[in-house]
RNA sequence: CAUAGUUUAGUGGUUAGAACACCGGACUUUCAAUCCGGUAGCGAGAGUUCAAUUCUCUCUGG
Numbered sequence: 001c002a003u004a005g006u007u008u009a010g011u012g013g014u015u016a017g018a019a020c021a022c023c024g025g026a027c028u029u030u031c032a033a034u035c036c037g038g039u040a041g042c043g044a045g046a047g048u049u050c051a052a053u054u055c056u057c058u059c060u061g062g
Stems, first nucleotide, its partner, number of pairs: 001061002005020004013050001022038005043059005
């Protein structure tokens, strides 16, 4: 240090956002590009708290 397949934003508060990638559609003679839509995520376990991705401890991995 650990958040989506990848790169990451976020921060005690009710739907965790974005980009790329992927999937579908539109357009195109075809591909690409472009546009529209969709899928997908907080390393594990405990503690504090009304409420934990966020704070504390341990473990795992780098």
Transfer RNA from a marine eukaryotic metagenome, 62 nucleotides, folded computationally. The coordinates come from a structure-prediction model, not an experiment, and the mean pLDDT is 81. Rfam family: tRNA. Gene Ontology term of the family: triplet codon-amino acid adaptor activity. The family's RNA type in Rfam is transfer RNA.